[in-house]
C1' cells in the first nucleotide's frame, strides 16, 4: 500500500419518460361520401352505410438524449473509516 466498509464523482448495462417511422376505432372520433333511401313536376336538396383518407386510447420497431430510476455495475478516479485475517 491491496483486499473490506462507506461517501462523493465519472462511464457502460437494465429499466422508465419524450422525440422519430409504422400499425391501430364494425359502432360508441373527425372528413370525404359510391350505391341504395327521403323530399320535390323538374333542376336540385338532404340525411347517410360500406370504401377511402387523417387520426385518438393503444401497440410494434430501429434508434437518440441538456431527462429520471436502479445496483452483487467498473483490471475506474478522489477523500475518509478500519488495521483481527490475507497478499
Nucleotide at each position: 500500500g491491496g483486499u473490506c466498509c462507506g461517501a462523493c464523482g465519472c462511464g457502460a448495462c437494465g429499466g422508465a419518460a419524450c422525440g422519430c417511422g409504422c400499425c391501430g376505432a364494425a359502432c360508441c372520433g373527425g372528413g370525404c361520401c359510391a350505391g341504395g333511401c327521403c323530399c320535390g313536376a323538374a333542376a336540385g336538396g338532404g340525411a347517410g352505410c360500406a370504401a377511402c383518407c387523417c387520426u385518438a386510447a393503444g401497440g410494434c420497431g430501429a434508434u437518440g438524449u441538456c431527462u429520471c430510476c436502479g445496483g452483487g455495475u467498473g483490471c475506474c478516479g478522489u477523500c475518509g473509516g478500519g488495521g483481527u485475517g490475507c497478499c

Predicted 3D model of an 87-nucleotide RNA (Bacterial small signal recognition particle RNA) from an Anaerolineales bacterium. Rfam family: Bacterial small signal recognition particle RNA. Rfam links the family to the GO terms SRP-dependent cotranslational protein targeting to membrane, signal sequence recognition and signal recognition particle, plasma membrane targeting. Rfam describes the family as follows. The signal recognition particle (SRP) is a universally conserved ribonucleoprotein involved in the co-translational targeting of proteins to membranes. Lineage of the source: Bacteria > Bacillati > Chloroflexota > Anaerolineae > Anaerolineales.